Background:
Small-subunit ribosomal RNA from an uncultured Spirochaetales bacterium, 1463 nucleotides, folded computationally. Rfam family: Bacterial small subunit ribosomal RNA. The sequence is in RNAcentral, with records from Greengenes.

């Protein structure tokens, strides 16, 4: 720090997901110690038990209990102090609750610290208790007795409260502090001790703590909550309070809040700090601190310094328990601990020894606070789990290429050590004091000794460190993302082995990070998501130039405050270290006070450069109205005139003989405005087009003169806004949704055609939306230039006009620099800055839903979620494709010639059939293909019989003499038995045979694991490198451009130079010649036979070698003075001369495991091997590929001519006999230019048939033979006689050939005993056509467009069907929340009354006086009712989305996508 994933690759936009740290965590395996910490996040849910707040007898009177007393000790009651802390919990609360900074001159404050006065003299009661009673109980009711620091007068009293004067000083002008003087009100308790005295009480005063109360700032979402607000805002009074205040109340005034977000909803206790993070943020608020809130719910207030009180009081609900049914009890969100609920979260422990806390004079007592301890790996942090040595690199185990490698110094083995723990001995700090006493932890830590334990998970395809083997076979299963698993899986499972990590390891969950992916720091809006449709203009935001003042914002020093833990540094203390202790910094804040004055503001004053305005001018489809013209279309009226006419790719439908189109004439009538006419004007924008008038907006140039910052944007707001569409009223010629007809088609609710209604037109009024686009917001500055064009104005110069230059506003083209993901964009920015608005934040679900606004409506405006993917998407690339374009090949078409399909037959393949009908090739590129020969063998198939180290190969051990031939039996045979023959070597050994082990065999799978080989694109012209440039890249250049070629052949040009594979060419045959050679080839002349038979010839054909010859070299013309092409001339042969042979990178997961080779697999008395026999030869059909034909250019009979090129000893095999024939006897000759297959046929002569199923054709059948072979039944060719079938030139459709070629005619080989219509050759006769390249197939370049790239046999839309899933609507229905009217009103508190009752004062008494019950009157919780609102369950039924390997229907989009395409 950063990777992966979209593309065939790029480069950029985008999200998605991972690697990091953290957790009050929870689950899975797993677990050895100990330290420090943490521990119900769920459900403010409900609790059973115990215990969490008392104390004081030195306030008090009693009652027990001990004692003889004095006294002592315990206790309930009376009174005092505390129970408002201490503990828990976060329900509520968006709030002056928090936090931070102030105020409080508007306040309170026990207890406690300083300090100043007092503490007389009296009185009258209530509990307890005692006697009577009521109740189950809780508890309660009368009568009587009694102390007090309890309660009540009276005295005294101020520096204390309150009033009046009158003075100082301070102030925020409201007042506050403090000094005289007078007047009035108010206090008290008392105990303990012999005493001192102590230790209380009373009123002052100050301190300190705590606390109220007001105020500036700060911290959540939400406008699909837009307006809220009647005690509301303010005052004057008056009540209340410690204190300010609508904090209550009367009475005035109508104000008060809100777009700087009021209200209103939904969340949220808030902070110190916690986790991230490089910061800035982001999340968060456990433990720990601070502050608030609450304390079964909801109301109340009481006491009291202090509450509206968690272990307090009334009431009222709900709930739970008790009850004798009358009526009471209760409140774990104190500490244990229980139920539920939950993925989950501990012990009903010890002790007040220590810290603190209440009381108390003290002793003490009380304390679930606290301090320990248990239980959890829940979390951080420390420690082990052993250390040295040890190579026959052991055994095992995996792996193997069978050599080895690996685990691995790892084990064992040797030698030391010696932690938890166990035993045992020792043993604390923490405890304060002068001393003594005291410790729950705890006989713990610790220290000695002596025996001595303990590794797991997780993961190894990339990211990401770490690989093999089996199993499994798109199955189990994995999976964070991309994705793997379909027979060779480093991705699944195991196993060996590695990799990380460690008592924990993974995993899930939940936050920041990486993500600059919400961008303050730090992003963007032409095409990726994103500029509002356009314009005025409130509010805000910003804002020219000089200059004076001011200090708000800056900026700078100072003080305060920023608790404390935390956090960083430093240090010190448990062995360390996590923790802990001390010091420092920090705590970026805020406030308060000095100062500075450059910018920002703020005020004053001056300027004119921004903006404006007069003045003059000329341009324009700019607006609005009003009148006005020709053309054209169409009707209508009249004429002329006839048979058509309109319309299409073609046709209909239409119109027309009742007279149409066509053509004249007149007349109606609506809409639009040809030419000009632009790349051209005007407008904000939409948009504006004949011509004339009138009214009007704006812009532009000039001159000067004014005014003086008057500006610029602009959320809301208001106006304007194309087509369509609404309303009411007109109008309607044309045109034309909807409709109707005619075609097209598989259909054609379409494209075409014939018609047509609304609408398009006017007039008012709505709609307010668009690819409203320059896909680019307005305004200002600034930043090379060229060229063209509208409008206006200068100059020079001329008679005047151009023409030229300058200049100002407008519109466009090229381009520099710079921007840009690329495209592009470029003074008219997308460039480089400024201002202010608008808008994005992954696709799809949505241009929707639903709630509001607007609209008659249609339907606009705003505008989610839930679920779903991991991509969409942008710009360039390189292919590839196109019913896109150029250019150009090729038996591609065309233009001949013969076929094929039809017949029979042959042969191959389907199919079907069978034990078997072995495999295997299937568009082009399977199908007379493997197969150059299936009776047996071949053979891989079936059927039966046999062998099992085997038919066949090497080795090793044992053992035994043969091996092997013969004959006989037995069997289909293999093969079995008898019998007889029968080894070598001196040995070791050789051979063979048996028995054992190693191993042999397999035409068994898998050609999608391979090798070679082959087919095919295609003998097409192409594929490609290095070095240079270009480009952020993929890439591009080169290899494209102009010519030319059969060709990327070849010439120019050219950022490319240059080279490799391909083309050509070299090589083979042929076609001419010429040398050398002549035998078995020749023979011209001699000379000789039946015959080149022979002699001899070396001329000639002919063979072999070798050579020459053809190169656009020559002439002429085109062409660019190129290459090259056109004609021509010599030439056997002419522009590659005719053929082969050769097959570039590369494509088809193309054939082939059965040719061979070969990984892996499967098999081993069987898939191996032997053997008979059968099958590959079957036969309703269907294709292919042939062969024979249908006849007269032929058939048959006879006669007779000319070839090549090949084969031959298991061979060809002559002559000659013999047979109709095949064929046979026969043997001459020949390893061959000798001899043999070998009679070449089509031809040519002569004859014959006469158009017929024939003298055609030759199937099928009967007989009858040959040959081959061990054997012709299943299943050979062949011949001879007989038989004579379909068949009379073949439908759609289809195939080969351009010259010695089709055609047509025969010869020959190779498999092969045999057995050709295939197959490969051979020669012989020998044509027709080609204008041309529009179309059709396939191809090469160039180019364009693409949403394709498995690449058009490609992608893709939608609608039906089927399962799931989540949402809307929805007759309603069940709840909840808040508020709003209203009744009803508990318990308090207030107020008013109290005729009842009444100790203290007061009076001599009556009686005051105060109180008390009691009544009423108010406010008010709960609860009732109404009408509505918000929100959540739920719902028959409708909707439309989403997802889902192979389901219908069609083709809408990507190419001109076949009617361009989109709003």
């Nucleotide at each position: 720090a950063g990777a992966g994933u979209u593309u065939g690759a790029u480069c950029a936009u985008g999200g998605c997901u991972c690697a990091g740290a953290a957790c009050u965590a929870a689950c899975g395996c797993u677990g050895g110690c100990g330290g420090c910490g943490c521990g119900u996040c769920u459900u403010a849910a409900a609790c059973a038990u115990g215990c969490a707040a008392g104390u004081c007898g030195a306030a008090c009177g009693g009652a027990g209990u001990a004692g003889c007393a004095a006294u002592a000790c315990u206790c309930a009651g009376u009174g005092g102090c505390a129970a408002a802390c201490g503990g828990g919990u976060g329900a509520g609360u968006a709030a002056c609750a928090c936090g931070u900074a102030g105020g409080u001159a508007a306040u309170c404050u026990a207890c406690c610290g300083u300090u100043g006065g007092g503490u007389g003299g009296g009185g009258g009661a209530c509990a307890g208790c005692u006697c009577a009673g009521g109740g189950a109980a809780a508890c309660u009711u009368g009568a009587g007795c009694u102390a007090a620091u309890a309660c009540c007068g009276c005295a005294u009293a101020a520096c204390a409260u309150c009033c009046a004067u009158u003075u100082u000083u301070c102030u925020u002008c409201g007042g506050g502090a403090g000094g005289a003087u007078g007047g009035a009100u108010c206090a008290a308790a008392g105990c303990a001790g012999c005493a001192a005295u102590g230790c209380g009480c009373c009123u002052g005063a100050u301190g300190a703590u705590g606390a109220g109360c007001c105020u500036g700032c700060g911290g959540c979402c939400u406008u699909u909550u837009a307006g809220c607000u009647a005690g509301u805002u303010g005052g004057u009074g008056a009540g209340g309070u410690a204190a300010u205040g609508g904090c209550u109340c009367a009475c005035c005034a109508a104000g008060g809040c809100a777009a700087c977000g009021a209200u209103g909803g939904g969340u949220a206790g808030c902070c110190g700090g916690c986790c991230u993070g490089a910061g800035a943020g982001g999340g968060u608020g456990a433990u720990c601190g601070g502050c608030c809130a609450c304390a079964c719910u909801g109301g109340g207030a009481c006491u009291g310094a202090g509450a509206c009180a968690c272990g307090g009081c009334c009431c009222a609900g709900a709930c739970u328990c008790c009850u004798a049914c009358g009526g009471g009890a209760g409140g774990c969100a104190g500490c244990a601990g229980u139920u539920a609920a939950g993925a989950a979260u501990c012990u009903u422990g010890c002790a007040c020894a220590a810290u603190g806390g209440g009381c108390g004079c003290a002793a003490g007592c009380c304390u679930g606070a606290u301090g320990c301890a248990g239980c959890g790996a829940c979390g951080c942090c420390g420690c082990g789990u052993g250390c040295g040595u040890g190579a026959u690199g052991a055994a095992g185990g995996c792996c193997u290429u069978c050599g080895g490698g690996u685990u691995g110094u790892a084990a064992a083995g040797c030698g030391c050590a010696g932690u938890a723990g166990a035993c045992a001995g020792g043993g604390a700090c923490g405890a304060a004091u002068a001393a003594a006493u005291u410790g729950a932890c705890g006989g713990u830590a610790c220290c000695u000794g002596u025996c001595c334990a303990a590794a797991g998970c997780a993961c190894c395809g990339g990211c990401u460190a770490a690989c093999u083997a089996c199993g499994u076979g798109c199955c189990a299963g994995c999976a964070g993302c991309c994705g793997c698993g379909g027979u060779a899986a480093u991705a699944c499972g195991u196993a060996u082995g590695g990799u990380g990590c460690a008592a924990g390891c993974g995993u899930u969950g939940u936050u920041c990070g990486g993500a600059a992916u919400u961008a303050c720091u730090g992003g963007g809006c032409g095409u990726a998501a994103a500029g509002g449709g356009c314009g005025c203009g409130c509010a805000g935001g910003u804002g020219g130039a000089u200059u004076g003042c001011u200090a708000a914002g800056u900026c700078a020093g100072g003080u305060g405050u920023g608790a404390a833990a935390a956090c960083c540094c430093g240090g010190g203390g448990c062995u360390c270290a996590a923790c802990c202790c001390c010091g420092g910094g920090c705590c970026u804040g805020c406030a308060c006070u000095u100062g500075a004055a450059a910018c920002u503001g703020g005020u004053g004053a001056u300027c004119u450069g921004g903006a404006g305005u007069c003045u003059c001018g000329g341009a324009g489809a700019g607006g609005c109205a009003a009148g006005u013209g020709g053309a054209a279309u169409u009707c209508c009226a009249g004429g002329u005139g006839u048979a058509g006419c309109g319309g299409u790719g073609a046709a209909a439908u239409g119109c027309g003989u009742a007279g149409a189109u066509a053509u004249c004439u007149g007349g109606a009538g609506g809409a639009a405005c040809a030419c000009c006419a632009a790349u051209g004007g005007c407008g904000a924008a939409g948009g504006c087009a004949g011509c004339u008038u009138g009214c009007u907006g704006g812009a532009c140039g000039a001159u000067g003169a004014c005014u003086g910052a008057c500006a610029c944007u602009g959320a809301g707001g208001c106006g304007c806004g194309a087509a369509a569409g609404c309303g009411u009223g007109g109008g309607g010629a044309g045109c034309a949704a909807a409709c109707a007809g005619g075609a097209u088609u598989a259909g054609a609710u379409a494209c075409c055609c014939u018609g047509g209604u609304a609408g398009u037109c006017c007039a008012c009024g709505c709609c307010c939306u668009a690819a409203a686009c320059g896909u680019u917001g307005u305004c200002g500055a600034c930043u090379a230039g060229g060229c063209g064009u509208c409008g206006g104005g200068g100059g020079u110069a001329u008679c005047a006009a151009c023409c030229c230059c300058c200049u100002c506003g407008g519109u466009g083209c090229c381009g520099a620099a710079c921007c840009u993901a690329a495209c592009g964009g470029a003074u008219u920015a997308a460039g480089u800055c400024g201002a202010c608005c608008g808008c994005c934040u992954g696709g799809g679900g949505a241009c929707u839903a639903u709630g509001c606004u607007c609209g008659c409506a249609a339907g606009a405006g705003u505008g989610a979620a839930a679920c779903u993917c991991a991509a969409a998407g942008g710009a360039a690339u390189u292919g590839a494709c196109g019913g896109g374009g150029g250019c150009c090949c090729g038996c591609a078409c065309a233009a001949g010639c013969g076929g094929u399909g039809g017949a029979g037959c042959a042969u191959g393949u389907g199919g079907u059939u069978u034990a078997a009908u072995u495999c295997g090739a299937u568009g082009a590129u399977a199908c007379g293909c493997g197969a150059a020969a299936a009776a047996c063998c071949u053979c891989a198939c079936c059927u039966a019989g046999g062998c099992u180290u085997g038919a066949c190969a090497u080795g090793c051990a044992g053992u035994g003499g043969a091996a092997u031939g013969g004959u006989g039996c037995a069997g289909a045979g293999a093969u079995g038995u008898a019998c007889c023959a029968g080894c070598c070597g001196c040995a070791a050994g050789g051979c063979c045979g048996c028995u054992g082990c190693a191993c042999a065999g397999g035409u068994g799978c898998u050609g999608c694991a391979u090798g070679g080989u082959u087919g095919u694109c295609g003998u097409c012209a192409g594929c490609u490198c290095g070095u240079g440039u270009c480009g952020u890249g993929a890439g591009a250049u080169g290899u494209u451009g102009g010519g030319u070629u059969a060709a990327g052949u070849c010439c120019c040009g050219c950022a490319a130079c240059g080279a490799g594979c391909g083309c050509a060419a070299c090589c083979c045959c042929u076609a001419c010649c010429g040398u050398g050679u002549g035998u078995u080839a020749c023979c011209a002349g001699c000379a000789u036979u039946a015959a080149g038979u022979u002699g001899g010839g070396g001329a000639c054909u002919c063979g072999c070698a070798c050579g020459g010859a053809a190169c656009u070299g020559c002439c002429g013309g085109u062409g660019a003075c190129a290459a090259a092409c056109c004609g021509g001339a010599g030439g056997a042969a002419g522009g590659u001369g005719g053929g082969g042979a050769u097959g570039a990178c590369g494509u088809c997961a193309a054939a082939u495991c059965c040719u061979c080779a070969u990984g892996g697999c499967c098999u081993u008395u069987a898939u191996g091997u032997c053997u008979a026999g059968g099958g590959c030869u079957a036969c309703a059909c269907a294709c292919g590929u042939g062969c024979u034909a249908c006849a007269a250019u032929g058939g048959c009979c006879g006669g007779u001519a000319c070839a090549g090129a090949g084969g031959g000893c298991u061979g060809c095999c002559a002559a000659a006999g013999c047979g109709u024939g095949a064929g046979u006897u026969g043997g001459a000759g020949c390893a061959a230019a000798u001899c043999c297959c070998a009679c070449a046929a089509a031809g040519c002569c002569g004859g014959u048939c006469c158009c017929a199923g024939u003298u055609c054709g030759g199937a099928u059948u009967g007989g009858a033979g040959u040959c081959u072979g061990c054997a012709a039944c299943u299943c050979g060719a062949c011949u001879c006689c007989a038989u004579g079938a379909a068949g009379g030139c073949g439908g759609a459709a289809u195939c080969g050939c351009u010259a010695g070629u089709a055609a047509u005619c025969g010869c020959g080989g190779a498999u092969c005993a045999g057995c050709a219509u295939g197959c490969c050759g051979c020669g012989g006769u020998g044509a027709a056509u080609a204008c041309g390249u529009u179309c059709c197939c396939g191809g090469g370049c160039c180019u364009u467009g693409u949403a394709c790239a498995c690449a058009c046999c490609g992608c893709c839309c939608g609608u039906c069907a089927c399962a799931c899933c989540a949402c809307c609507c929805g007759a309603g229905u069940u709840g909840g929340u808040a508020g709003c009217a209203c009744c009803c009103g508990a318990a308090u508190c207030g107020g008013c009354u109290g005729a009842g009752c009444u100790a203290a004062c007061c009076g001599u008494a009556a009686g005051g006086a105060g109180g008390c019950a009691g009544g009423u009157c108010g406010u008010u919780a709960a609860g009732g009712u109404g009408a509505g609102a918000c929100u959540a369950g739920u719902g028959a039924g409708g909707g439309g989305g989403g997802u889902g390997a192979a389901g219908u229907c069609g083709u809408a989009a990507c190419a001109a996508g076949g009617u361009a395409a989109c709003c």